[in-house]
Context: one part of a larger RNA
RNA sequence: GUUUACGUCCUGCUCUAUGAUAUUGACUAAAUGUUUUCAUUCUACCCGUCUUGAAACACGGACCAAGGAGUCUAACUCAAAUGCGAGUUUGCGGGUGUCAAACCUGUAAGCACAUUGAAGGAGAUGGAUUGGAUUUUUUUGUUUUGCACAAUCGACCGCCUCUGAUCUAUUGUGAAGGGUGUGAGUAAGAGCAUUUAGGUUAGGACCCGAAAGAUGGUGAACUAUACUUGUAUAGGGUGAAGUCAGGGGAAACUCUGAUGGAGGCUCGCAGCGGUUCUGACGUGCAAAUCGAUCGUCAAAUAUGAGUAUAGGGGCGAAAGACUAAUCGAACCAUCUAGUAGCUGGUUCCCAUCGAAGUUUCCCUCAGGAUAGCUGGUAUUGGUUAAUAGUUUUAUCAGGUAAAGCGAAUGAUUAGAGGUACCGGGGGCGCUUAGUCCUCGACCUAUUCUCAAACUUUAAAUGGGUAAGAGCAUUCGAUUACUUCAUUGAAUCGAAUGGAUAAAUAACAAUGCCAAGUGGGCCAUUUUUGGUAAGCAGAACUGGCGAUGCGGGAUGAACCGAACGUUAGGUUAAGGCGCCAAAUUGCUGGCUCAUCAGAUACCACAAAGGGUGUUGAUUCAUUUUAACAGUAGGACGGUGGUCAUGGAAGUCGAAAUCCGCUAAGGAGUGUGUAACAACUCACCUACCGAAUGGAUUAGCCCCGAAAAUGGAUGGCGCUUAAGCCGGUAGCCAAUACCUAACCAUUUCUGCAAAUGCUAUGCAGUAAUGAGUAGAUGGGCGUGGACAUUUUGACGAAGUCUUGGGCGUAAGCCUGGAUGAAAAAUUGUCUAGUGCGGAUCUUGGU
Numbered sequence: 001g002u003u004u005a006c007g008u009c010c011u012g013c014u015c016u017a018u019g020a021u022a023u024u025g026a027c028u029a030a031a032u033g034u035u036u037u038c039a040u041u042c043u044a045c046c047c048g049u050c051u052u053g054a055a056a057c058a059c060g061g062a063c064c065a066a067g068g069a070g071u072c073u074a075a076c077u078c079a080a081a082u083g084c085g086a087g088u089u090u091g092c093g094g095g096u097g098u099c100a101a102a103c104c105u106g107u108a109a110g111c112a113c114a115u116u117g118a119a120g121g122a123g124a125u126g127g128a129u130u131g132g133a134u135u136u137u138u139u140u141g142u143u144u145u146g147c148a149c150a151a152u153c154g155a156c157c158g159c160c161u162c163u164g165a166u167c168u169a170u171u172g173u174g175a176a177g178g179g180u181g182u183g184a185g186u187a188a189g190a191g192c193a194u195u196u197a198g199g200u201u202a203g204g205a206c207c208c209g210a211a212a213g214a215u216g217g218u219g220a221a222c223u224a225u226a227c228u229u230g231u232a233u234a235g236g237g238u239g240a241a242g243u244c245a246g247g248g249g250a251a252a253c254u255c256u257g258a259u260g261g262a263g264g265c266u267c268g269c270a271g272c273g274g275u276u277c278u279g280a281c282g283u284g285c286a287a288a289u290c291g292a293u294c295g296u297c298a299a300a301u302a303u304g305a306g307u308a309u310a311g312g313g314g315c316g317a318a319a320g321a322c323u324a325a326u327c328g329a330a331c332c333a334u335c336u337a338g339u340a341g342c343u344g345g346u347u348c349c350c351a352u353c354g355a356a357g358u359u360u361c362c363c364u365c366a367g368g369a370u371a372g373c374u375g376g377u378a379u380u381g382g383u384u385a386a387u388a389g390u391u392u393u394a395u396c397a398g399g400u401a402a403a404g405c406g407a408a409u410g411a412u413u414a415g416a417g418g419u420a421c422c423g424g425g426g427g428c429g430c431u432u433a434g435u436c437c438u439c440g441a442c443c444u445a446u447u448c449u450c451a452a453a454c455u456u457u458a459a460a461u462g463g464g465u466a467a468g469a470g471c472a473u474u475c476g477a478u479u480a481c482u483u484c485a486u487u488g489a490a491u492c493g494a495a496u497g498g499a500u501a502a503a504u505a506a507c508a509a510u511g512c513c514a515a516g517u518g519g520g521c522c523a524u525u526u527u528u529g530g531u532a533a534g535c536a537g538a539a540c541u542g543g544c545g546a547u548g549c550g551g552g553a554u555g556a557a558c559c560g561a562a563c564g565u566u567a568g569g570u571u572a573a574g575g576c577g578c579c580a581a582a583u584u585g586c587u588g589g590c591u592c593a594u595c596a597g598a599u600a601c602c603a604c605a606a607a608g609g610g611u612g613u614u615g616a617u618u619c620a621u622u623u624u625a626a627c628a629g630u631a632g633g634a635c636g637g638u639g640g641u642c643a644u645g646g647a648a649g650u651c652g653a654a655a656u657c658c659g660c661u662a663a664g665g666a667g668u669g670u671g672u673a674a675c676a677a678c679u680c681a682c683c684u685a686c687c688g689a690a691u692g693g694a695u696u697a698g699c700c701c702c703g704a705a706a707a708u709g710g711a712u713g714g715c716g717c718u719u720a721a722g723c724c725g726g727u728a729g730c731c732a733a734u735a736c737c738u739a740a741c742c743a744u745u746u747c748u749g750c751a752a753a754u755g756c757u758a759u760g761c762a763g764u765a766a767u768g769a770g771u772a773g774a775u776g777g778g779c780g781u782g783g784a785c786a787u788u789u790u791g792a793c794g795a796a797g798u799c800u801u802g803g804g805c806g807u808a809a810g811c812c813u814g815g816a817u818g819a820a821a822a823a824u825u826g827u828c829u830a831g832u833g834c835g836g837a838u839c840u841u842g843g844u
Stems, first nucleotide, its partner, number of pairs: 046061004062844006072203006079196006087111003091107006115122002127153005155186002157183003160179004167172001206345002209342001213335006224309009235267003238263001242259007271296003276292002279290002311327001313323002348778006358371001360369003372517002374514008387505002390503002392467005402457001403455002409451003414446001416444003422440007471497009481488001520544004525539005549560003564741007574731003577715003583728001585727006597717001608702003612699010629686005635659003641653002665680001669678002742768004747763004779833001781830006788823003797817004802813004
């Protein structure tokens, strides 16, 4: 719409099927992931440190826990942020107040707002050109405006200086003008305060560490010496003086025997000491003892107590001995956290860039400052610009390498020719001219060899400049410079022109702040000293230092090549018998070592030799028969002459002929007293094709001897697995190529109605090593405030072969334990991170 039926559409409800999401239970295999242990293969030296260089036979380091080192204050400097701004600032006072805050207000002080001059003092405004953000006009071209800033002119202020009008009391005033002199000046203000990062300086000044110095005290119970007063010192020996007796003697006196008991005398106990065993002991009985042995033992003896001497002082029979286990200056406390250019140490992660060992100066040489190298930051400009460890073209300077010395200078070898003069020697000579010979000097043309401080010539490499708009051409003007001269030079102005103005690469320029470094070493080439050096000193470049990777067996530096994390492919240097990835590949030569050889730097060998072998060059011999081999001959004059004791080929000297011959020396050796004999040269026969000498180069050999057993890296290898060549294939680095991902940097795009990070999102391209060092971004710890949360249904902490995230520092989570607090985020703050310091304390 419609009466119904029927079809279409819409809405609602119900159901079915199939998904998604949320909360979730039980069970469970494998792949895969994660963690741990064991075994094997490859790789693989111990960290930290000083150092050119460390695995070092350089030092520190047994292990664990806790503690342990750039801090704070002040000033300055340079940035950044914020507040106010010709000002600014909490110093103080007053007021208000929610009363240690905050607010209002007054005042002082600091810095700033003007400089300059020694000072008296004097005392500054707007300019021009070039570039230029911005703005205006315009379709483009064009035109206008010209901030900041930079550069160049000019003006003004102060100082210095020159000229000097005027007025003058005659010694002053000083208008005006100039200067290629000078200032930390002006030119329409920019500062003040606070905070933060970096740096400098002063402070204990990142931490630990002296030897010293000073002040004031305490000690002589040890020990040194002195004094006072006490104590102690068996037993023997020797036998001084004196005395007695006897004898002798005239006497002086003397002899003998006794007695006597002296002595820094003697043996020796105690005591005191401490010689030797270099004994015992040597974590001892002992921070000096024990044993035996030894010294002394009546005195300069030993010893107790008391007293005295005190640290640059004492005391000392003197040893620098002793002065309380301390003495070439005691001990204690303080100055004192003394100072150290010296040693050692200096605590989490990632990312970006990334050095120096050189210059100058220093009582400088183990150190600093200064420049350089490096980082960070800022400003300006930007793809016809400006730039360059490059090339090209043009042009300029040069005196090294080389070359030269029949060019200069200097050195230097050899002859040749010459002779006017000079020097030496000699011959002939009247001894004097002279003349001749000769040696040298000298001259001439040649010849040999040289030069950091010689050079005519003269490179390569390297160095300077240019290759346009800040230009070119023309014209004009100014000047005290210049010229004979409007000649030139410089400056200023106008007009015209109008950009292919060499190649290649590619963002440049400028300022500020600051670290580290200021021991270097190696290689090719050049180079100085040195006999040389893994020696010392320089230059250029490249490396190591600061750097891994592949190769050189091993290795700071050599060869290759520089590194984000992976996968695949391809090469470099170097390799391809096995260790050990890849040809016991192919091909041409060489080499045999009773010490073979084997890959740059590089881990050594020489002069000189070799009939080892292989090549090359050259000179000879050879079918007119060589060389080698075998066989035969090797004669006569003549025993040549001389010499000799002798000398016949052969001790020696000179000479070295002739004959016959196929050939045979007046003789190459052996030999004899001298002969003899043998042999060789030389000739012939047999044989039949190459032979002899010199030089040179490869490999190999000799030359070639050392101490633990030993090294082409080892095994081993011999028509190589050696040496010298050629030629294929293959192996493999973090190099190169491709792809993905990560990070960093450049560049490009995305915007205004809607939810969020423009410190965002999306994309392109390139790059990725790193010590000292700089910068950026993060992780973690203690505390404070705010915020959001967790927690007796179990916080923190601890344990864990449970799980996950992040490049990492680290973080989240499960389980167990535990028993009361803890965390996120933001801001502030700091006694904020350990493996080392012969670190400290404790434990093992």